[in-house]
Predicted 3D model of a 684-nucleotide part of an RNA (large-subunit ribosomal RNA, domain II) from Armatimonadetes bacterium Uphvl-Ar1. The prediction has a mean pLDDT of 86. Taxonomically the source falls in Armatimonadota (Bacteria, Bacillati).
Context: one part of a larger RNA
RNA sequence: GUCUGCGAGUUACUGGUAUCGGCAAGGUUAAGUCGUUUAGCGACGAAGCCGGAGGGAAACCGAGUUUGAACAGAGCGUCAAGUCGGUAUCAGUAGACCCGAAACUGCGUGAUCUUGCCAUGGCCAGGGUGAAGUGAAGGUAACACUUCAUGGAGGCCCGAACUCAUAGACGUUGAAAAGUCUCGGGAUGAGUUGUGGUAAGUACGGUGAAAUGCCAAUCGAACGCAGAGAUAGCUGGUUCUCUCCGAAAUGCAUUGAGGUGCAGCGUAUUGUGUUGUCAUAUGGAGGUAGAGCACUGAAUGGGCUAGGGGGCUUACCCGCUUACCGAACCCAACCAAACUCCGAAUGCCAUAUGAUUAGCAAUGCAGUGAGACUGCGAGCCAUAAGGUCCGUGGUCAAAAGGGAAACAGCCCAGAUCGACAGCUAAGGUCCCUAAGCGAUGAUUAAGUGUGAAACGAUGUGAAGUCGCGUAAACAGCCAGGAGGUUGGCUUGGAAGCAGCCACCCUUUAAAAAGUGCGUAAUAGCUUACUGGCCGAAUGUGACUUCGCGCGGACAAUGUAAGGGGGCUAAAAUCAUCCACCGAAGCUUCGGGAUUGAUGUAAAUCAAUCGGUAGGAGAGCGUCGUGCAUGCAGUGAAGCUAGAGCGUAAGCACUGGUGGAGCGUGUACGAGUGAGAAUGCAGAC
Numbered sequence: 001g002u003c004u005g006c007g008a009g010u011u012a013c014u015g016g017u018a019u020c021g022g023c024a025a026g027g028u029u030a031a032g033u034c035g036u037u038u039a040g041c042g043a044c045g046a047a048g049c050c051g052g053a054g055g056g057a058a059a060c061c062g063a064g065u066u067u068g069a070a071c072a073g074a075g076c077g078u079c080a081a082g083u084c085g086g087u088a089u090c091a092g093u094a095g096a097c098c099c100g101a102a103a104c105u106g107c108g109u110g111a112u113c114u115u116g117c118c119a120u121g122g123c124c125a126g127g128g129u130g131a132a133g134u135g136a137a138g139g140u141a142a143c144a145c146u147u148c149a150u151g152g153a154g155g156c157c158c159g160a161a162c163u164c165a166u167a168g169a170c171g172u173u174g175a176a177a178a179g180u181c182u183c184g185g186g187a188u189g190a191g192u193u194g195u196g197g198u199a200a201g202u203a204c205g206g207u208g209a210a211a212u213g214c215c216a217a218u219c220g221a222a223c224g225c226a227g228a229g230a231u232a233g234c235u236g237g238u239u240c241u242c243u244c245c246g247a248a249a250u251g252c253a254u255u256g257a258g259g260u261g262c263a264g265c266g267u268a269u270u271g272u273g274u275u276g277u278c279a280u281a282u283g284g285a286g287g288u289a290g291a292g293c294a295c296u297g298a299a300u301g302g303g304c305u306a307g308g309g310g311g312c313u314u315a316c317c318c319g320c321u322u323a324c325c326g327a328a329c330c331c332a333a334c335c336a337a338a339c340u341c342c343g344a345a346u347g348c349c350a351u352a353u354g355a356u357u358a359g360c361a362a363u364g365c366a367g368u369g370a371g372a373c374u375g376c377g378a379g380c381c382a383u384a385a386g387g388u389c390c391g392u393g394g395u396c397a398a399a400a401g402g403g404a405a406a407c408a409g410c411c412c413a414g415a416u417c418g419a420c421a422g423c424u425a426a427g428g429u430c431c432c433u434a435a436g437c438g439a440u441g442a443u444u445a446a447g448u449g450u451g452a453a454a455c456g457a458u459g460u461g462a463a464g465u466c467g468c469g470u471a472a473a474c475a476g477c478c479a480g481g482a483g484g485u486u487g488g489c490u491u492g493g494a495a496g497c498a499g500c501c502a503c504c505c506u507u508u509a510a511a512a513a514g515u516g517c518g519u520a521a522u523a524g525c526u527u528a529c530u531g532g533c534c535g536a537a538u539g540u541g542a543c544u545u546c547g548c549g550c551g552g553a554c555a556a557u558g559u560a561a562g563g564g565g566g567c568u569a570a571a572a573u574c575a576u577c578c579a580c581c582g583a584a585g586c587u588u589c590g591g592g593a594u595u596g597a598u599g600u601a602a603a604u605c606a607a608u609c610g611g612u613a614g615g616a617g618a619g620c621g622u623c624g625u626g627c628a629u630g631c632a633g634u635g636a637a638g639c640u641a642g643a644g645c646g647u648a649a650g651c652a653c654u655g656g657u658g659g660a661g662c663g664u665g666u667a668c669g670a671g672u673g674a675g676a677a678u679g680c681a682g683a684c
Base pairs, nucleotide, nucleotide: 001684002683003682004681005680006679011094012093013092014091015090016089017088018087019086020085021084022083023082026050027049028048032044033043034042035041036040054061055060064076065075066074067073097237098236100234104227105226106225107224108223109222115199116198117197118196119195120194121193122192123191124189126158127157128156129154133150134149135148136147137146138145162186163185164184167182168181169180170179201219205215206214207213212221240619241618242617243616244615245614250263251262252261253260254259264368265367266365267364268363269362270361271360272359275358276356277355278354279353280352281351282350283349284348290342291340292339296336297335300332301331302330303329307325308324309322310321311320312319371396372395373394374393375392376391377390379388380387401412402411403410416591417590418589419588421587422586423585427581428580429579430565431564432563436578438577439576440575441574442573443572449567455551456550459548460547461546462545463544464543465542466541467540468539476533477532478531479530480529482506483505484504487501488500489499512527516525517524592609593608594607595606596605597604598603620673622670623669624668625667626666627665628664629663630662631661638657639656640655641654642653644651645650
């Protein structure tokens, strides 16, 4: 891992509700007793319980009573049948659907592992170093001291056994639940080791050269058993079928936040009977969007002008002045969630009419109380987020089908079942790929389409405004482009052309006190400006707006930003039009179910039949029991094969195998249905 078997809402009592039945203003027995055909049943047994009357704190009164002075008023009553059992469902109390803690408490068992200690024993090759002491010699007045011997100390040195475990490799379903190999530390000591003994578990034990280490592969509190099925607001699992309806992820509260209570939303029954929803009409309340500046604030420019500052003047008081600041006021132009002189659309309330089929209440039973994305309106954030938090719709959740290549939340559309029928939606129609390389007109040249901004640009199309133009424009070509003057200043120089100032006059067809290049400065070239040549009149220049393009444009495996091929008077884009394809939508034909209407029934008609949590209903099957009725050695159950039947769970029939029990109908009762629980046991 697979297969087979086992494996989870039970039982008792007490209540609620529904339903069935008995009796009924009553209903019912409990313990117990008697009888009997004795795990049973029958009879007896009103003690007790519920109901039948309430009000009051109570005395008490009573269809009333309490309050009260009250014959008032007010409160609660006076009207509606109960009770005892069965069944279903739910709750409570019990382990209470099943499995699962870490822990807590009590009583015991452990020091054959290991820690410390006690008692008694064992073990440490070999080599080196050479302390104290001692002897001799030298030396001293005597010591001291020196030298040579001797001696054999040491948590001394090197290094086996022994013991430990520093580094690395291997091993990692190992040879081994801690090892092996190589290297390494200690190796007469705080050494190591055998045997026996001793110290212990929660009012926090023992032992510890102290690491929370060790105390039998277990230690921040050992192990065993018991309380015990501890508790688990947590995780996992929870077994047959079909039918009808069908949620929530919100509010308030919570030692509350992944739990729970009440409400909201679901379902079933009963009641009510249009009260619901939508449309239209009419009548209302309102202060949002927008707008505005009349208030409150914010805020720009100008005018005017108190006041202040500066300057002048001044003994003081005055006064004059100012490109300073500036209240108030005026003009112009603005801003506001906590501004409003104004002010919608929607929405809300009410009434009427119409359409439609909901709404509301009571009771039983729930689930939900983590929501997600998307459009619109706000807050927070950075007008960031697949962000967060509200409001209001939608979808998903609990929704399959078609489209978006693929893609819960986007677009279309809501699957009762069948069909080798038809029509459409979104989206599409060259090929992949069903259907137009459809029609008309235009745009794009960028493969734009098929990713992106500020900004940039004689891309190109359309519309418009303003110039110039047979008195000849624009471009090109041929010429001119002068004089005062080298303007003044500055400067070493400054002559049109470093810079500053000015920018006149004359001759002219025209010619700047000079547009650019150039020189040290001149020179030189050139432009503006003028004449000529040429020849347009849908010419030429400047600008504005719009359509489509261009650049801006950089990412990691490989084109890779149309799904691909590929596409250019498109197979791109814009506009208009006609066809067609396209879904589980709609229609057609056939079958089924639910609810309702009509109906005695049969049937007909109408609407409906996606669905998680969940509510309601109807069934299948297993085991057993009662009653009834059958089958079976002329072959039961079981197993097995087969194209049978039924809407499903399922049920037959025939053959084979098998060799002794088993069905059917009905009623009842459950140890009653497995694929999941890191489920349990077995087999492989």